[in-house]
Context: one part of a larger RNA
RNA sequence: GGUGCACGGUGGAUGCCUUGGCGCAGAGAGGCGAUGAAGGACGUGGUAAGCUGCGAUAAGCUUCGGGGAGCCGCAAGCUGGCUUUGAUCCGGAGAUCUCGAACGGGGCAACCCGGCAGGGGUCAUACCCUGUCAUCCUGGGGCGAACACAUAGCUCCAGCGAAGCCGACCGGGGGAAGUGAACCAUCUCAGUACCCCGAGGAACAGAAAGCAAAAGCGAUUCCGUUAGUAGCGGCGAGCGAAAGCGGACCAGCCCAAACUCUUGAGGUGUCAAGCCCGCAAGCGUUGCCUUGAGAGGGUUGUGGGGCGUUGCUCGGUGUGGUUGCGGCCACGCCGGGGAGUUACAAAUCAUCAGGCUAGUUGAAGCUCUCUGGAAAGAGACGCCAAAGACGGUGACAGCCCGGUAAGCGAAAGUCUGAUGGCUCCCUUGAAACGAUCCCGAGUACUACGGGGCACGUGGAACCCCGUAGGAAGCUGGGUGGACCAUCACCCAAGGCUAAAUACUCCUCUGCGACCGAUAGUGAACCAGUACCGUGAGGGAAAGGUGAAAAGCACCCCUGUGAGGGGAGUGAAAUAGUACCUGAAACCGUGCAUCU
Numbered sequence: 001g002g003u004g005c006a007c008g009g010u011g012g013a014u015g016c017c018u019u020g021g022c023g024c025a026g027a028g029a030g031g032c033g034a035u036g037a038a039g040g041a042c043g044u045g046g047u048a049a050g051c052u053g054c055g056a057u058a059a060g061c062u063u064c065g066g067g068g069a070g071c072c073g074c075a076a077g078c079u080g081g082c083u084u085u086g087a088u089c090c091g092g093a094g095a096u097c098u099c100g101a102a103c104g105g106g107g108c109a110a111c112c113c114g115g116c117a118g119g120g121g122u123c124a125u126a127c128c129c130u131g132u133c134a135u136c137c138u139g140g141g142g143c144g145a146a147c148a149c150a151u152a153g154c155u156c157c158a159g160c161g162a163a164g165c166c167g168a169c170c171g172g173g174g175g176a177a178g179u180g181a182a183c184c185a186u187c188u189c190a191g192u193a194c195c196c197c198g199a200g201g202a203a204c205a206g207a208a209a210g211c212a213a214a215a216g217c218g219a220u221u222c223c224g225u226u227a228g229u230a231g232c233g234g235c236g237a238g239c240g241a242a243a244g245c246g247g248a249c250c251a252g253c254c255c256a257a258a259c260u261c262u263u264g265a266g267g268u269g270u271c272a273a274g275c276c277c278g279c280a281a282g283c284g285u286u287g288c289c290u291u292g293a294g295a296g297g298g299u300u301g302u303g304g305g306g307c308g309u310u311g312c313u314c315g316g317u318g319u320g321g322u323u324g325c326g327g328c329c330a331c332g333c334c335g336g337g338g339a340g341u342u343a344c345a346a347a348u349c350a351u352c353a354g355g356c357u358a359g360u361u362g363a364a365g366c367u368c369u370c371u372g373g374a375a376a377g378a379g380a381c382g383c384c385a386a387a388g389a390c391g392g393u394g395a396c397a398g399c400c401c402g403g404u405a406a407g408c409g410a411a412a413g414u415c416u417g418a419u420g421g422c423u424c425c426c427u428u429g430a431a432a433c434g435a436u437c438c439c440g441a442g443u444a445c446u447a448c449g450g451g452g453c454a455c456g457u458g459g460a461a462c463c464c465c466g467u468a469g470g471a472a473g474c475u476g477g478g479u480g481g482a483c484c485a486u487c488a489c490c491c492a493a494g495g496c497u498a499a500a501u502a503c504u505c506c507u508c509u510g511c512g513a514c515c516g517a518u519a520g521u522g523a524a525c526c527a528g529u530a531c532c533g534u535g536a537g538g539g540a541a542a543g544g545u546g547a548a549a550a551g552c553a554c555c556c557c558u559g560u561g562a563g564g565g566g567a568g569u570g571a572a573a574u575a576g577u578a579c580c581u582g583a584a585a586c587c588g589u590g591c592a593u594c595u
Stems, first nucleotide, its partner, number of pairs: 001594009015580001016544002020515002022512007029504002031165002039099001042055003046078002050074002061094006070082003104113003114133007135162002137159007169200001170198005180187001184234001210217002221248005231239002252496003255440001259296010273286001274283002276327006301474001303439004307434004312429001315334007335427006348421010359408003365381001367380004382399002384388001390402003445469008455481001476491005531538002551579001554566004
C1' cells in the first nucleotide's frame, strides 16, 4: 500500500409525513374609487428588530348581536393588567384613518409653503384646531367684445358627473418578425404577438333592401354536421367556407316623415282670405308663408301610413272650441280592462318568503382482560345508527374530542323572489272606395385607388373606406356571384333588445387512477424575499426532536469558550435543538490476510 470483515465519521439519498401547491365541479360575486380606491411610506406595544393588526382615538374606540371562561396576536420571559356588572374571541353597523387619481400652490410620493371663514391662544405677533379653496363636463342665471343682432369670453349657482386602479373574457383603432414555402419576393406565420381606446357582467350581433330556387324558410348568438367538401392558391407551401339538416335558447319593439294641435321668432297682410259644420248675431294682426320647440299621429312590403267619403260598431259624466240649438272634435273625472322597471316610459316604498354575513342542538362503552411508554391493537361481552364522511387524540376509535345525519337560529346589513302600493296604456275599432301627401340624399350608384369577405383582380358579385361625379322617390328601389331578360325574394341610407355563448383576480363548499420538498406555484419556511443589474429586468436556497420540552438540575475535563464524560428526563438521547429514517461517493480506527 492492496483486499476482506467489524465499528465509526462525513454526507443527506431513500422511506414515511404534510401546513403548501395543481386541477376540476357546483353555487356566489363579477367590480373598487373624490363619502378619497388599488398600492404604499412612516408610525403604533411597558419592554418590541421582524411579521400580523391598527392609524396621533394607532395589536385599538362606540354600538348591536353571537358566545360563556378564561384573556392581553405570531411569541417565551419579566413587569403589570382585564374578566360571570360577561372579558378575550366571532359577526353586522359606525367613529378615527398623515402619501397616493391626489384635487389650495409647489415638489425629488409619503415633504415644503399658503389664501379665506370660524374657533383657541397671546398685551400683540407667533403658534394651534376645524372647514374650505384643482381641472374638465353637464344644467341654469347674470354680464358681455372686435361688430348692430349675435358669437367668443367673463362670472355666479347646482351636480352621489368625470378622472385613477383592476386577473381573464369582449368590441374597436393601429399592427410585426423569427417561422413555413427545405432559397425567396406574392403567399404563410396572422390580423397572431404587441401598443392604444372603450365597455359590461358578460361583450358583440340582432328582427331581413336576408336566404333560397319553381318548393319554401322566417331576427341574432352558440354547438354538432355539412367538410377538409365547394372553392381559393408562385394551383406551391398552404388557406378553407356557406346554404341545408340536427340541437341549445327563444321576444320582439321604438323613432324620422306625411297630417293635426299648441307655442317662440321672422316675413307678408285691411275689400279681406280667417274664427269646426248648418242658421243668425258677433270678433278680427285673426290669417297665410318660412323656420325652431313640444304633444298627438305613425312604423310597413299579401306594400304601409296620412287625408277625404260611406255605412257598421261604441259605458257614464264635466269643461273648452266667440254666443244660442243640434252635430263633431279635444281635454279631464268616475267606472271597466290590460301591462310594467332586461328592450317596448320610468321612480320608489311596504309586507311576506327564502338565502348570505356569527352561531346552535345533535345518538351510542371514562366496559373487562392481555401486550405496550402510551390502546384506538388482540381476545371477551355490549350499544347507537336519518349519524360506519372526515380530522384529531401517546399505534389502527361509529360509541373519547371536534364533527357527521337530521333539525334550529339574526338585533344589524345585504341579495333574490312574490304580493300590494305605485306608474303607464286602452275605453272605439275594423272594413270598402277615392284621389293625392309621406315612407331616412351629397345617400344609393358609377369611375379610379384600397380594405373585408375561405375568395391572392380573377368572369368577381356582395360589404366597407378614400378621391371625383352623382340618382329615382312606390308606375319607386335593392338583391338572387360579371352582365341582360324573365321570375322570385326583400325595403337601405335612424335606433333599442333578455336567453342560449366567453372568462375567473375573488368568496364558499366539495372532489381528484394530481404532486409530495431537485416534485407540486418562483415561493409548504417572514419569497417576488436574499442576491445580481445604472435600469428595464433577472431571481434563489431553505420543511420534519419528542406523545409531551419532560429541551439535560448537579458534578468533572477545559480557556467561566467549543466540545465531551458522568448523572438525570424519556419507550428511545447513535431522538440532544448541527435533532425521524440516515444510502453512496469520500475519510478513518481495529482485526485478519497478501506483497

Predicted 3D model of a 595-nucleotide part of an RNA (large-subunit ribosomal RNA, domain I) from a Thermoanaerobaculia bacterium.
Rfam family: Bacterial large subunit ribosomal RNA. Gene Ontology terms of the family: ribosome and structural constituent of ribosome.
The coordinates come from a structure-prediction model, not an experiment, and the mean pLDDT is 82.
The RNAcentral record of the full RNA draws on ENA.